[in-house]
Context: one part of a larger RNA
C1' cells in the first nucleotide's frame, strides 16, 4: 500500500422479512457420476460442470471399437509419361475395392488450360500432447461503482494529496467546502423496441357515410374518416406551483399530461480477479506419429445398468376429469417449400388438387376462458407408467435405436423429511402459438401473444457487494 478479522460506522442488493409458486417424495425426459463394455469419442467439475460445446448420435455426423483395405496418400503445390474429360455393362466382394468389356475423342491450336491415370520425391496428413508456452473468444465478482493519469503540494522514503470531509443520488451522480487544480476509462446520454399525438403514403390492409348484391362473408362499384402497416416530426426537462433544505445540490407533494422524476425493456460490462474455460470452432510455438498416432469402407458403439447427483415434464384431482356447443391473440415459416377444398381412413395418414416466391395463398385449430350436461371423493370417468395386438410417415435402411396412431393393458402416486430455488408487476403463477437445427426425431432452447394475483413493517440476524476507520507476529 494491500489483504485478512467471529473489530467499528454507515449504505445497497429478492440478502433477509412479508407473501406466492416450486425443487428434495413418485413416474417418465434430459445431462452427469460410478460400474460395465471391444468401444461405451472427447471436453466442461462449488458458486461461475451437470436439457453444458451438441440449434437435433438409426447410416451419415463420428473423433471410439471390431474387422476388411490403402501408402506422395481422402486434401495442397511442384516435375515426367500416358491420356481428354464423362458415361454404361459384367464378374467377385459386406463394402472399400479389383479384374475384364464398350460408348466418347472435346476447347485451344502442337502445345497449353481443365480433368484422369501411372511413377519418383520434396511434402501432405493427426479431433495426438502441452488453456501451466500462446492469439482470439468466454464466464465471474458485476451493470458492481468504481479504476488511473498530468502538474503541484507535502513525506527521507515506500508513498500521500487529488479520490478525504458534510449533504445528496441508481451512480466518484450533483452541490457545498476543501493544497490542490484538471483530465482519462467507467455512470449517464447519445441507438433500438414500447406507451401518446400530428402529418405523409392508401394495396395485397380497412369499411363510418352512399350505392349494388347474397343463405352468408369488404363480396362488387366505391371512399381515405376509422384501424393497421412505415417514413418523418412534437412530446418529459424537475420545464411549473408549495413546502423541507445552507438564497446550493436534491428529496417531498400537486397541477396539467398518454407517460413524472432513469416512463418500461433491450443493447450496451471500467482497471482487475480466478495461471478460471477453450489447442476438439479457429488460428498457432514447442514436442510427438509418418505402410500409422494419417486415409478409405462394413458392421457395432456414443441409447449399456445394482446405485448416486443435477434440470425439467407429468401428476397426485372437484378452482377438477368427461361429453358437446362457442369466442377471442401475437411472433414468425414457406418453391427440394406450406398446401386450402374434396374423397377414403375410428386415427396417425392417404388420394386427388386450387392457390401462393405471399399484408393476396396457406401452415392455423390458439389454448386456458364461457355456456349446458355428467361424475360425488373413490386410488376413482384421478393419474398414466409399463406391457401385448394391429398400424402410418420419414428414410437406401427404424433390430440393435425413430416420431406418431388405434385396441387393450392400467404401475407409482393422495402434495413430499432435512434442506433448498425463483419472483416486486403486466411481474409471479398458468394457458396455448410460432421458429432455429431438421429427411424423420423437442418434455430442451429462443421468441410470441391469452388470463393475470399476493405482499414489501422493516433492516436486528444469514449471505454477496460498495465507502470510511480500526487492529495484524500476513504479503
Nucleotide at each position: 500500500u494491500g489483504a485478512c478479522g467471529g473489530g467499528a460506522g454507515c449504505c445497497c442488493g429478492c440478502a433477509c422479512a412479508a407473501g406466492c409458486g416450486g425443487u428434495g417424495g413418485a413416474g417418465c425426459a434430459u445431462g452427469c457420476u460410478g460400474u460395465u463394455u471391444a468401444a461405451u469419442u472427447c471436453g466442461a467439475u462449488g458458486c461461475a460442470a451437470u436439457g453444458c460445446g451438441a440449434a437435433g448420435a438409426a447410416c451419415c455426423u463420428u473423433a471410439c471399437c471390431a474387422c476388411c483395405u490403402u501408402u506422395u496418400g481422402a486434401c495442397a503445390u511442384c516435375c515426367a509419361c500416358g491420356g481428354a474429360a464423362u458415361c454404361c455393362c459384367g464378374u467377385a466382394g459386406a463394402g472399400a475395392u479389383a479384374c475384364g468389356g464398350g460408348a466418347g475423342u472435346g476447347c485451344u491450336u502442337u502445345u497449353g488450360a481443365a480433368c484422369c491415370g501411372u511413377g519418383a520425391g520434396a511434402c501432405a496428413g493427426g479431433u495426438g500432447u502441452u488453456g501451466c508456452a500462446u492469439g482470439g473468444c468466454u464466464g465471474u465478482c458485476g451493470u458492481c461503482a468504481g479504476c488511473u493519469c498530468g502538474u503541484g503540494u507535502c513525506g527521507u522514503g515506500a508513498g500521500a494529496u487529488g479520490u478525504u470531509g458534510g449533504g445528496u443520488u441508481a451512480a466518484g451522480u450533483c452541490c457545498c467546502g476543501u493544497a490542490a487544480c484538471g483530465a482519462g476509462c467507467g455512470c449517464a446520454a447519445c441507438c433500438c423496441u414500447u406507451g401518446u399525438c400530428c402529418u405523409u403514403a392508401u394495396u395485397u390492409g380497412c369499411c363510418a357515410g352512399c350505392g349494388a348484391g347474397u343463405a352468408a362473408u369488404g363480396u362488387c362499384g366505391g371512399g381515405a374518416a376509422c384501424a393497421c402497416u412505415a417514413g418523418g416530426g412534437g412530446g418529459a426537462c424537475u420545464g411549473c406551483c408549495g413546502g423541507u433544505g445552507g438564497u446550493a445540490a436534491a428529496c417531498c407533494g400537486g397541477a396539467g399530461g398518454a407517460a413524472g422524476g432513469c416512463g418500461a425493456g433491450g443493447u450496451c460490462g471500467a482497471g482487475g480477479u480466478c495461471a478460471a474455460g477453450u489447442c476438439a470452432u479457429c488460428a498457432u510455438g514447442g514436442c510427438c506419429c509418418u505402410u500409422a498416432c494419417a486415409a478409405g469402407g462394413u458392421g457395432g458403439g456414443c441409447u449399456a445398468c445394482a446405485a448416486a447427483c443435477a434440470u425439467g415434464c407429468u401428476a397426485c384431482a372437484a378452482u377438477g376429469g368427461g361429453a358437446g356447443g362457442c369466442a377471442c391473440a401475437a411472433u414468425g415459416g414457406g418453391u427440394c417449400g406450406c398446401g386450402a377444398g374434396c374423397c377414403u381412413g375410428u386415427g396417425a395418414a392417404g388420394g386427388u388438387a386450387a392457390g401462393c416466391c405471399a399484408a393476396u395463398c396457406u401452415c392455423a385449430a390458439a389454448a386456458a376462458a364461457c355456456c349446458u350436461c355428467u361424475c360425488g371423493u373413490a386410488g376413482u370417468c384421478c393419474g398414466g407408467a409399463u406391457a401385448g395386438g394391429a398400424g402410418u410417415c420419414u428414410g437406401c435402411a427404424a433390430c440393435u435405436c425413430g416420431a406418431c396412431u388405434c385396441c387393450u393393458u392400467g404401475a407409482a402416486g393422495u402434495c413430499g423429511g432435512a434442506a433448498u430455488c425463483g419472483c416486486u408487476a403486466g411481474u409471479a403463477a398458468u394457458c396455448g402459438c410460432g421458429a432455429a437445427u431438421c429427411a424423420g426425431c423437442a418434455c430442451g432452447u429462443c421468441g410470441c401473444g391469452g388470463u393475470g394475483a399476493a405482499u414489501a413493517c422493516g433492516u436486528u440476524c444469514c449471505c454477496g457487494g460498495g465507502c470510511u476507520u480500526u487492529g495484524u507476529a500476513c504479503a
Predicted 3D model of a 475-nucleotide part of an RNA (small-subunit ribosomal RNA, 3' major domain) from an uncultured bacterium.